[in-house]
Transfer RNA from Methylomirabilis sp. (SeqCode), 84 nucleotides, folded computationally. The sequence is in RNAcentral, with records from ENA. It matches the Rfam family "tRNA". Lineage of the source: Bacteria > Bacteria candidate phyla > Methylomirabilia (SeqCode) > Methylomirabilaceae (SeqCode) > Methylomirabilis (SeqCode).
RNA sequence: GGGCGUGUGGCGGAACUGGCAGACGCGCACGACUCAAAAUCGUGUGACCGCGAGGUCAUGAGAGUUCGAUUCUCUCCAUGCCCA
Numbered sequence: 001g002g003g004c005g006u007g008u009g010g011c012g013g014a015a016c017u018g019g020c021a022g023a024c025g026c027g028c029a030c031g032a033c034u035c036a037a038a039a040u041c042g043u044g045u046g047a048c049c050g051c052g053a054g055g056u057c058a059u060g061a062g063a064g065u066u067c068g069a070u071u072c073u074c075u076c077c078a079u080g081c082c083c084a
Stems, first nucleotide, its partner, number of pairs: 001083007010026003019067001027045006046057004060076005
């Protein structure tokens, strides 16, 4: 240099054919149980702003197509494998 992948909350990991982004698990917070703890069970849990109702943002970065993009297209960045 060329080819093929991968990139999603704190972590792992889903999202089928473009249609509520973050299911599910772990972790964490609070509660129950216990003398106390572990285990187990319940509820909650993306980020920021706001007393609150609520608002804004978020799939590596930026653009394009579209009413609508994690998904399609383009250019980059990081990373893995293969070829030279």